[in-house]
The RNA shown here (transfer RNA) has 75 nucleotides and comes from an Acidobacteriota bacterium. Its mean pLDDT, the model's own confidence on a scale to 100, is 82. The source organism's lineage runs through Bacteria, Pseudomonadati and Acidobacteriota.
RNA sequence: GCCAGAGUAGCUCAGUGGUAGAGCAGGCGAUUCGUAAUCGUCAGGUCAAGGGUUCAACUCCCUUCUCUGGCUCCA
Numbered sequence: 001g002c003c004a005g006a007g008u009a010g011c012u013c014a015g016u017g018g019u020a021g022a023g024c025a026g027g028c029g030a031u032u033c034g035u036a037a038u039c040g041u042c043a044g045g046u047c048a049a050g051g052g053u054u055c056a057a058c059u060c061c062c063u064u065c066u067c068u069g070g071c072u073c074c075a
Stems, first nucleotide, its partner, number of pairs: 001071007010024004018055001026042005048064005
């Protein structure tokens, strides 16, 4: 330099055009003599950034940024 993949809650990931979700972690409560475990409940998101298409975009298109993998060159 070229190609591909990924970026969504604190973490790991779902969500392929029509209300953004789960598990773990966190707060509160129940249970227990108490702790752990278990159960219930609550909170937590500029969906990497900008633009475009659309009545409507996390989702489709373009550009940029970051990360991962592969290929090539090494004058």